[in-house]
RNA sequence: CCUUGCGGGAGAGACCGGAGCCGUGCGUGCCGCGGUUUCGGCGCCGAAGGAGCAACCGCCCCGGAAACUCUCAGGCAAACGGACCGCUAGGG
Numbered sequence: 001c002c003u004u005g006c007g008g009g010a011g012a013g014a015c016c017g018g019a020g021c022c023g024u025g026c027g028u029g030c031c032g033c034g035g036u037u038u039c040g041g042c043g044c045c046g047a048a049g050g051a052g053c054a055a056c057c058g059c060c061c062c063g064g065a066a067a068c069u070c071u072c073a074g075g076c077a078a079a080c081g082g083a084c085c086g087c088u089a090g091g092g
Base pairs, nucleotide, nucleotide: 001091002090003089005087006086007085008084013042015041016040017039018038019037020036021035022034023033024032025031026029043076044075045074049072050070051069052068056064057063058062
């Protein structure tokens, strides 16, 4: 430095509208409710990834560079994910 396992781990609309599917209710309907997929719209977040500037660093030709910045991507109930931190095991 890399990988595995365990633990911790933030922010921001469970937003609005359309369509499909599944389940369910009875008052059987272009109906209601829940879940899910997708399309569009506006608002927002930064801690996967990516990009930019640059403090700083180096072997100083040049190169490496953030938790700063941008939001392409990702995300905005829970879950999943999650930079980073702690512990453990293995490899270089």